[in-house]
RNA sequence: AGCUCAUCCAGAGGGACUGAGGGAACGGCCCGUUGAAGUCCCGGCAACCCUCCUGCCGACCGCGAGGUCACGGUGGGGAAGGUGCCAAUUCCGUCUUGCGGCGAAAUGCGUCGCAGGGAAGAUGAGGA
Numbered sequence: 001a002g003c004u005c006a007u008c009c010a011g012a013g014g015g016a017c018u019g020a021g022g023g024a025a026c027g028g029c030c031c032g033u034u035g036a037a038g039u040c041c042c043g044g045c046a047a048c049c050c051u052c053c054u055g056c057c058g059a060c061c062g063c064g065a066g067g068u069c070a071c072g073g074u075g076g077g078g079a080a081g082g083u084g085c086c087a088a089u090u091c092c093g094u095c096u097u098g099c100g101g102c103g104a105a106a107u108g109c110g111u112c113g114c115a116g117g118g119a120a121g122a123u124g125a126g127g128a
Stems, first nucleotide, its partner, number of pairs: 003126006013042005021031003025094004043086003048082002050078004056073002058069004090120001095117009
């Protein structure tokens, strides 16, 4: 790199060096010399991994009342460590479905809006 699963409307920025780009692609719309991207330092957010508790579900034992168990689900706490992240919903759209508006009378088509699904992408975890 590719595969599987989960999540993506919340949250969180200062400094130094440097100097023109950046927001994945394309379109739009934004951000940027009041300093983009990058590197480093410090700080923060979050809770995927991690960790502690929890007997509601579950599992086991018992004829039964009931008992036991933290491996899994559920609910809650923590943040040392491994990642990640710190403009805008993944900034919005892209393909498709439904509904509605508009365009010449209709089918259809085009376009706009709303809602759903997907694609793509990002991050984590897992396995070979």
SAM riboswitch aptamer (S box leader) from Streptomyces griseus, 128 nucleotides, folded computationally.
Its Rfam family is "SAM riboswitch aptamer (S box leader)". From the family's description: The SAM riboswitch is found upstream of a number of genes which code for proteins involved in methionine or cysteine biosynthesis in Gram-positive bacteria.
The RNAcentral record of the sequence draws on Ribocentre.
Its mean pLDDT, the model's own confidence on a scale to 100, is 83.
The source organism's lineage runs through Bacteria, Actinomycetota, Actinomycetes, Streptomycetaceae and Streptomyces.